Context: one part of a larger RNA
RNA sequence: GCCAACGAGUUAGCUGUAUGUGGCAAGGUUAAGGGAGUUAUACCCGGAGCCGAAGCGAAAGCGAGUCUGAAUAGGGCGAAUAAGUCAUAUGCACUAGACCCGAAACCAUGUGAGCUUACCAUGGACAGGUUGAAGCUAUUGUAAAAAAUAGUGGAGGACCGAACCAAUAUGUGUUGCAAGACAUCUGGAUGAUCUGUGGUAAGGAGUGAAAAGCUAAUCGAACAUGGAGAUAGCUGGUUCUCCCCGAAAUAGCUUUAGGGCUAGCCUUGAAAUUUAAGCAGAGGGGGUAGAGCUCUGUUUAGACUAGGGCCUUUGAACGAGGUACCAAAUCUAGACAAACUUCAAAUACCUUUGUGUAUAUUACAGGAGUCAGACUAUGAUAGCUAAGUACCAUAGUCGUGAGGGAAACAGCCCAGACCUACAGCUAAGGUCCCUAAUAUUAUCUAAGUGGUAAAGGAUGUGAGAUUACUCAGACAGCCAGGAGGUUGGCUUAGAAGCAGCCAUUCCUUUAAAGAGUGCGUAACAGCUCACUGGUCGAUGUUGUCCUGCGCCGAAAAUGUAACGGGGCUAAAGAUAAUAACCGAAGCUUAGGCUUUUCUGAUUUAUUCAGAAAGGGGUAGGGGAGCGUUCGUGUCAGCGUUGAAGCUGAGUCGUAAGGCUUGGUGGAGCGGCAUGAAGUGAGAAUGUUGGC
Repeated sequence: GCCAACGAGUUAGCUGUAUGUGGCAAGGUUAAGGGAGUUAUACCCGGAGCCGAAGCGAAAGCGAGUCUGAAUAGGGCGAAUAAGUCAUAUGCACUAGACCCGAAACCAUGUGAGCUUACCAUGGACAGGUUGAAGCUAUUGUAAAAAAUAGUGGAGGACCGAACCAAUAUGUGUUGCAAGACAUCUGGAUGAUCUGUGGUAAGGAGUGAAAAGCUAAUCGAACAUGGAGAUAGCUGGUUCUCCCCGAAAUAGCUUUAGGGCUAGCCUUGAAAUUUAAGCAGAGGGGGUAGAGCUCUGUUUAGACUAGGGCCUUUGAACGAGGUACCAAAUCUAGACAAACUUCAAAUACCUUUGUGUAUAUUACAGGAGUCAGACUAUGAUAGCUAAGUACCAUAGUCGUGAGGGAAACAGCCCAGACCUACAGCUAAGGUCCCUAAUAUUAUCUAAGUGGUAAAGGAUGUGAGAUUACUCAGACAGCCAGGAGGUUGGCUUAGAAGCAGCCAUUCCUUUAAAGAGUGCGUAACAGCUCACUGGUCGAUGUUGUCCUGCGCCGAAAAUGUAACGGGGCUAAAGAUAAUAACCGAAGCUUAGGCUUUUCUGAUUUAUUCAGAAAGGGGUAGGGGAGCGUUCGUGUCAGCGUUGAAGCUGAGUCGUAAGGCUUGGUGGAGCGGCAUGAAGUGAGAAUGUUGGC
């Protein structure tokens, strides 16, 4: 991992409550116990007790009333408006382990020191080599010593290094030889050494040269058994079918936030009735969008004028005057506001009248689930008018929704799947090929723009408006001129059109020519422009504005890779238009199943026929069934002329499933009615077995 078997809402309670069924009914009912009797129910006594038929009050008590109260008041609770009770089935609740499995822990009583820690008693072990302390002896030495030399001697948590003990580094091993080993290297090796045997100390306790180490592969509290099915607001799992309806992810409270309770939203029942939604009319309140500046504040320019600053006047002060300074209030014009409003919508909301009738509404009763929501659009807030961000509101979709489109793609667009069909029409979106379906008309784009992006930039190109010049010759090109007063004045070493400053930038000759547009010189010179003539020959040339489509701006990590691809250029791109077609589980057509309501028919069975409206669905509610095991009754049921089981085939039913039959098998089994459950397996890192 697979297969098989096993594996989870049960049982109990003189409990409560609701619904169904049955008995009796203003009543209903027995409990313990007893009698007779049985395999066992059944049967007969037993009225104690309980519930109901009357309530109110703390109570005495009174009573359709009563309590409060001084009250014949008011008020509270009642009656009038009246059906219970016993049994049984089912749903739910409560108490119990209470749907099943699952802790880490806590407590009690015991068992452990044959592992390991420390200690006690008693034994054992340490090849070989090296070094050479004290002491002693001799000699020298001295007054005597000290001391020196040579021997002797054999100390040491001394040295080197086997056994032995340890475990430094690396490698191998890593389903190992091994739940810690092996190889090489390494540390200690007469000592706080190593070791055998026996003994002592234990669970909040021991032991510990201290690491929370060790206490039997277990240690921040051992192991075994018990309390015990501890508890688990947590995770996982929870077994047959079909039919009807169908949520929530919100509010309030919560030592509450991933849990609960009540409400909201779902379902079922039996009622009420036309009350709901929607639409139309009528009547309302509002201060949002917008707008505005009256108020509250903010703000620009100007006018006017207090006040302040500065200056002048005066020896100083007061005073006076001036002011290209600042400036309240006021006036004129122009702006801004969630916490401004003289104004002021659309919607929404409320009331009411009419209309309207839906698996609508309302109240009551039984059962729930839900309290992590997600994205999109719109209106706000926070944030950076950041986020696949957070938090509200309104709507939609997903959640619980399949189908078509968006290449692929819960939340986008279209559209809501009862079943069958090799029928038709459409939606979104598409119609060159992949790939179902296309053509035409008029324009634009040259960028593969289309098929990513801004500020900004540009003789890209199309459309429109407009300025100026133009056969008296424009624009561009070419030829020629571009002068004189004068080197204007100042400044300066110099300043001559051209460093800088000044301005009445003037006058003259001219076809025209600036006291000079740029280059240039130290300053001049020189080149050039403005301006003029000639040449040339056009409906053209020049500037500005608005607008369509394009261009640049444009850099990312494996590989084209920013049309799904191929590929596309008078298009297969863009704009405008026309006519077709394709395209879904939408709509229609044909047949069938089913639910609810209504109508009708047979004559009662919850049957048949017709009509209308339905049949996506998670959590969840409701309904109807299939099958398994056992009991009771029945079929004078089936069975060695072959039961169950196993394994094929055929067939019936919407399904769970049923029936028939071949083979195998070799002794039990079924139909109908009814009752009771150890009643359905794919999942639980499920349990056991097999492979």